[in-house]
C1' cells in the first nucleotide's frame, strides 16, 4: 500500500414529515354531519455506523470428558453532491460508501 471484518436485535433520543386520529380555518341547508385546505410545539408513524441503554454474536481468560458454564472485554470513528424511500420527509436507505486526514 492493498483486501476483508469491524456484524444482528430490542427499547427509545435528537430529528423528521402528514397516512390515521385529534386541531385550525373556510364551505356546504350548517351546533352534533360532510367536504376542501393548513403541519399545526398534540397522539400514532418514520428515524441514527459515528446519539442512548440493553441483549447477543465476536475475542480473552477460567471449569467441564463433553453439551454447556462463568468472569472480562464487546473498542474507534472526519465525511458531501446525487439517486432511492410506506403518505411523506429526515441525522432513515444506498452508506464505516465516494472522497479527505
Nucleotide at each position: 500500500g492493498u483486501g476483508c471484518a469491524g456484524c444482528g436485535c430490542a427499547u427509545c433520543u435528537a430529528g423528521g414529515g402528514u397516512u390515521c386520529c385529534g386541531g385550525u380555518u373556510u364551505c356546504g341547508a350548517a351546533u352534533a354531519c360532510g367536504a376542501a385546505a393548513c403541519g399545526c410545539u398534540g397522539g400514532u408513524c418514520c428515524g441514527a455506523g459515528a446519539g442512548a441503554u440493553g441483549c447477543a454474536a465476536g475475542c480473552u481468560g477460567g471449569a467441564g470428558c463433553a453439551a454447556u458454564c462463568c468472569a472480562g472485554u464487546g473498542a474507534c470513528a472526519c465525511g458531501g453532491c446525487g439517486g432511492g424511500g410506506c403518505a411523506a420527509a429526515a441525522u432513515c436507505c444506498c452508506g464505516g460508501g465516494a472522497g479527505a486526514c
Guanidine-I riboswitch aptamer, 101 nucleotides, folded computationally.
It matches the Rfam family "Guanidine-I riboswitch aptamer". Gene Ontology term of the family: regulation of gene expression.